[in-house]
RNA sequence: GGCGUGCUCCGGGGUCGGUGAGAAUCCGAACCGGCGGUUAUAGUCCGCGAACUGAGGUUCGCCCUGCGACGCAGGGUGCCGAGGUUGAUCUGGUGAAACUCCAGAACCGACGGUCAUGAAGGUGCUUCGGUGCCUUCAGUAGUCCGGAUGAGAGGUGCACACG
Numbered sequence: 001g002g003c004g005u006g007c008u009c010c011g012g013g014g015u016c017g018g019u020g021a022g023a024a025u026c027c028g029a030a031c032c033g034g035c036g037g038u039u040a041u042a043g044u045c046c047g048c049g050a051a052c053u054g055a056g057g058u059u060c061g062c063c064c065u066g067c068g069a070c071g072c073a074g075g076g077u078g079c080c081g082a083g084g085u086u087g088a089u090c091u092g093g094u095g096a097a098a099c100u101c102c103a104g105a106a107c108c109g110a111c112g113g114u115c116a117u118g119a120a121g122g123u124g125c126u127u128c129g130g131u132g133c134c135u136u137c138a139g140u141a142g143u144c145c146g147g148a149u150g151a152g153a154g155g156u157g158c159a160c161a162c163g
Base pairs, nucleotide, nucleotide: 002162004160005159006158007157009155010154015029016028017027018026030143031142032109033108034048035047036046037045043107044106051085052084053083056080057079058078061077062076063075064074065073066072067071089105090104091103092102093101111146112145113144117138118137119136120135121134122133123132124131125130
């Protein structure tokens, strides 16, 4: 110095106000930005991760069944997992180089839950204008709750082996 193996540790941020009987979801304003790469610093470029799905695998663990013997076969489950689906940026300036910097103006944010909204049905009250209750269905949170004391792109360090 290169490469490989094993292990340690690290590995996602953000809210107030207003209305109201009731809203961290409405309205207004504010705030937040994982990892690697890229001639130069990226939520919006190229990829990856998280989420959903999943062909297939199962040496290994667990369960069931059969054979017949301390194993074998089949099925299930755990686990692994190719692939698929999954958002958003422009203008001007500087420069050799920037959709990354500076100035300005925009945009985006998984799944499930909760929501004062709507519809249908039932039922009660009524001054016949309306209105209360119950059930079902639908549904608007990047910032709340949950899966998650999880997983993880990857990053740091150490040890060993080889040259």
Background: The prediction has a mean pLDDT of 80. FMN riboswitch aptamer (RFN element) from Subtercola lobariae, 163 nucleotides, folded computationally. Rfam family: FMN riboswitch aptamer (RFN element). Rfam's curators write: The RFN element is a highly conserved domain that is found frequently in the 5'-untranslated regions of prokaryotic mRNAs that encode for flavin mononucleotide (FMN) biosynthesis and transport proteins. NCBI's taxonomy places the organism under Bacteria, Actinomycetota, Actinomycetes, Micrococcales, Subtercola.